[in-house]
Two RNAs folded together computationally: RNase P RNA and transfer RNA, 411 nucleotides in total. Its mean pLDDT, the model's own confidence on a scale to 100, is 76.
RNA sequence: GGCGGCCUGUCGCCGGGUCCUUUUGGACCGGGAGGAAAGUCCGGGCUUCACAGGGCAGGAUGCCGGAUAACGUCCGGAGGGAGCGAUCCCAUGGAAAGUGCAACAGAAAGUAUACCGCCGCGAAAGCGGUAAGGGUGAAAAGGCGUGUGUAAGAGACCACCGCUCGGCCGGUAACGGGCGAGGCAUUGUAAACCCCAUCCGAAGCAAGUCCAAGCAGAAGACAAUAGGGCUGCCCGUCCUGUCUUCGGGUAGGACGCUCGAGCGCGCCGGCAACGACGCGCCUAGAUAGAUGACAGGCACUGCUGCUCGCAGCUUUGACAUAACCCGGCUUACAGCC
RNA sequence: AGGGGCAUAGUUCAUCGGUAGAAUAAGAGUCUCCAAAACUCCAGAGCUGGGUUCGAUUCCUAGUGCCCCUGCCA
Numbered sequence: 001g002g003c004g005g006c007c008u009g010u011c012g013c014c015g016g017g018u019c020c021u022u023u024u025g026g027a028c029c030g031g032g033a034g035g036a037a038a039g040u041c042c043g044g045g046c047u048u049c050a051c052a053g054g055g056c057a058g059g060a061u062g063c064c065g066g067a068u069a070a071c072g073u074c075c076g077g078a079g080g081g082a083g084c085g086a087u088c089c090c091a092u093g094g095a096a097a098g099u100g101c102a103a104c105a106g107a108a109a110g111u112a113u114a115c116c117g118c119c120g121c122g123a124a125a126g127c128g129g130u131a132a133g134g135g136u137g138a139a140a141a142g143g144c145g146u147g148u149g150u151a152a153g154a155g156a157c158c159a160c161c162g163c164u165c166g167g168c169c170g171g172u173a174a175c176g177g178g179c180g181a182g183g184c185a186u187u188g189u190a191a192a193c194c195c196c197a198u199c200c201g202a203a204g205c206a207a208g209u210c211c212a213a214g215c216a217g218a219a220g221a222c223a224a225u226a227g228g229g230c231u232g233c234c235c236g237u238c239c240u241g242u243c244u245u246c247g248g249g250u251a252g253g254a255c256g257c258u259c260g261a262g263c264g265c266g267c268c269g270g271c272a273a274c275g276a277c278g279c280g281c282c283u284a285g286a287u288a289g290a291u292g293a294c295a296g297g298c299a300c301u302g303c304u305g306c307u308c309g310c311a312g313c314u315u316u317g318a319c320a321u322a323a324c325c326c327g328g329c330u331u332a333c334a335g336c337c
Numbered sequence: 338a339g340g341g342g343c344a345u346a347g348u349u350c351a352u353c354g355g356u357a358g359a360a361u362a363a364g365a366g367u368c369u370c371c372a373a374a375a376c377u378c379c380a381g382a383g384c385u386g387g388g389u390u391c392g393a394u395u396c397c398u399a400g401u402g403c404c405c406c407u408g409c410c411a
Base pairs, nucleotide, nucleotide: 001337002336003335005298006297007296008295009294010293011292013032014031016029017028018027019026020025034319038330039329041328042327043326044325045324046204047203048202049201053235054234055233056232058200059199060198061197062196063077064076065075066074067073078092079090080089081088082087093195094194098193099192100189101188102187115134116133117130118129119128120127121126142161143160145158147157148156162184163182164181165180166179168177169176170175208255209254210253211252217246218245219244220243221242222241226240227239228238229237248410249409262281263280264279265278266277268275269274299316302313303312304311305310306309338407339406340405341404342403343402344401347361348360349359350358355391364378365377366376367375384400385399386398387397388396
């Protein structure tokens, strides 16, 4: 990554078609769960609201390019990390816009510091220099050196590595390569607030439309400067009685509902995700929710026996059961390939 | 279908990212003739996996379990 027992018959369950009968119904034909139908974590279609306008707030995403209806998904690439390697992993914008936090330890923890040590002065106490060495810590002024230098030292200077800046070359870009310049203090954290960029109207098939059945109102609040109308607030806009609580009635039928960004094969374009074209196919629609049981055969697992590949016995297994529909993600999974 | 919340000691609840605390129950001791009450002492915990961070109960993410709210007509 793929499969997720297969075939035949009988009896049941839920839809569809044809015929008979037409009130119920009967006969025949044909169909009937999954890779996750699950969790409901994202995205889209569809439907209604006001075709959804503006601002703030809020939420999500975050290297680059592409795919796509769209995505937080997928593909390709860059950088970083792990591994001998095959390969795998990464929420990977900004810390020089600002704010916050960094316990304990430690001399000093953020434009901070001198405990031990080293060096100089001094009789000593102490004063001054230093950041190489020791010690603390997750983190201490880039690292490193038989270098120069010095009283001892230090990017103070030098070589190399790293970093920053500038232009050049390659690349669509992320970025990479080499060249030159700068001795280069200013840490970490943004899955802390935040800043930047991009995206997001809201609700959801209990959406929504139609038909049928049934009942009983009461109290309170607010009166157009009000109340409500599908995001929290404001503007704008629409409606005129609205809202809340208690009580009453109903929980029936039809549509939505399954032909769809659909599936299979071939071929072409593309590294790939994917897309174009041609041909063929129709593949569940229940409403408290239909897939089940039995019998036979094959295959597999397990056990026993031996003549070692056969016989006998047992069994059909795991995770799990559509509910408007798709694209993903995540999680669960006996056994086999 | 949609939304909200919770999981910390046996139980009920706290805790601003820096040693998880209180009450009560359990155990031991003191007091008492014995017990209760009272006092003293003691043990005991972050639902599970992964990540961010020096450091996670706390932040993010995946899962598990539990609780609550929302139908239509008039």

It holds a member of the Rfam family "Bacterial RNase P class A". The family's RNA type in Rfam is ribozyme.